[in-house]
Context: one part of a larger RNA
RNA sequence: CCCUCGUUAAGGAACUCGGCAAAAUGACCCCGUAACUUAGGGAGAAGGGGUGCUCUGUUAACGUGAAUAUAUAAACAUGUAUGAGCGUGAGAGAGCCGCAGUGACCAGGCCCAGGCGACUGUUUAGCAAAAACACAGGUCUCUGCUAAAUCGGAAGAUGAAGUAUAGAGGCUGACGCCUGCCCGGUGCCGGAAGGUUAAGGGAAGAGCUUAGCGGAAACGCGAAGGUUUGAACUGAAGCCCCGGUGAACGGCGGCCGUAACUAUAACGGUCCUAAGGUAGCGAAAUUCCUUGUCUGGUAAGUUCAGACCCGCACGAAAGGCGUAACGAUCUGGGCGCUGUCUCGACGAGGGGCUCG
Numbered sequence: 001c002c003c004u005c006g007u008u009a010a011g012g013a014a015c016u017c018g019g020c021a022a023a024a025u026g027a028c029c030c031c032g033u034a035a036c037u038u039a040g041g042g043a044g045a046a047g048g049g050g051u052g053c054u055c056u057g058u059u060a061a062c063g064u065g066a067a068u069a070u071a072u073a074a075a076c077a078u079g080u081a082u083g084a085g086c087g088u089g090a091g092a093g094a095g096c097c098g099c100a101g102u103g104a105c106c107a108g109g110c111c112c113a114g115g116c117g118a119c120u121g122u123u124u125a126g127c128a129a130a131a132a133c134a135c136a137g138g139u140c141u142c143u144g145c146u147a148a149a150u151c152g153g154a155a156g157a158u159g160a161a162g163u164a165u166a167g168a169g170g171c172u173g174a175c176g177c178c179u180g181c182c183c184g185g186u187g188c189c190g191g192a193a194g195g196u197u198a199a200g201g202g203a204a205g206a207g208c209u210u211a212g213c214g215g216a217a218a219c220g221c222g223a224a225g226g227u228u229u230g231a232a233c234u235g236a237a238g239c240c241c242c243g244g245u246g247a248a249c250g251g252c253g254g255c256c257g258u259a260a261c262u263a264u265a266a267c268g269g270u271c272c273u274a275a276g277g278u279a280g281c282g283a284a285a286u287u288c289c290u291u292g293u294c295u296g297g298u299a300a301g302u303u304c305a306g307a308c309c310c311g312c313a314c315g316a317a318a319g320g321c322g323u324a325a326c327g328a329u330c331u332g333g334g335c336g337c338u339g340u341c342u343c344g345a346c347g348a349g350g351g352g353c354u355c356g
Base pairs, nucleotide, nucleotide: 001351002350003349004348005347006346007345008344010342011341014340019337027051028050029049030048031047036041038174052096053095054094055093056092061088062087063086064085067082068081069080070079071078072077097101109335110334111333112332113331114330115329116327117326121133122132137172138171139170140169141168142167143166149158150157151156175322176321177320178319180252181251182250185249186248187245188244189243190242191241194240195239196238200234201233205229206228207227208226209225212221213220214219253271254270255269256268257267280314281311292308293307294306295305296304
């Protein structure tokens, strides 16, 4: 010097990103217990008091119940009364000792406010346990049974020895109050009049080949057959088209003016759009400017709580806003407590170091 412990004057979080770590609380009995609340809870809330030993004392009381007596009816049985023994066991009074009586060990710190997630659960085996996942509940879509969906090349299997109060998929995520506007684009559903449209059908026409004909030749024309093609016409779904649909993918404006101080604009004008963000919330797990401004808390507060609204860039099942209970969650504050600190010190054990 390191590790693991013990103690520590005065102060008591001044430490630090942060009370990390440590200290403190702690058992049982009694008293007492707030806001809020889904009336269950919150709650061991909080906050107090008691606890040893001896005697009164084989205490009171309670449990069990041998045995005895008695009634019916002698026995058995049943009822009633007394009640041995054994067990449990307060409360009270008197006294005794110590610094200290759950005498050692073991054994919640608590409160206030807020964010997130309702909850119990689940998870990155080996840096993350969470606000992530799941969840009951909600809602949408598909599926009529040889179901849809899934695995497989198929047979076949799961679904299910189930049958729409069932099964599958998507989103949301207890509960309470709610969930606004837009169907122009994309998707899905419905429609079938018209347009477009494949293979196929269809075959007009065209090319090649050449028996033959013409020609001195080169070459030209060229029937049948063969062959290569092939227009019109016909031809489904789809697409175009017409409707619907948002708890489908998604989207939810700009400029200018205006009131008898000023400021602001209930009001008006204009442009654009499919429609221009409703309720609620809002510097928020979202706010750049920003340590916004005000209030509270502190002597002093970039964090925190309450408000304001100028929302760079909240917003309604990628749900909005609340919410008791719950949380090894995150944030701020307080009480208690402490070597975290002011600021160190001393002690114990084990290492390190020296010798062997």
Source information
The part of an RNA shown here (large-subunit ribosomal RNA, domain IV) has 356 nucleotides and comes from Syntrophomonas erecta subsp. sporosyntropha. RNAcentral holds the full RNA, with entries from ENA. Its mean pLDDT, the model's own confidence on a scale to 100, is 88.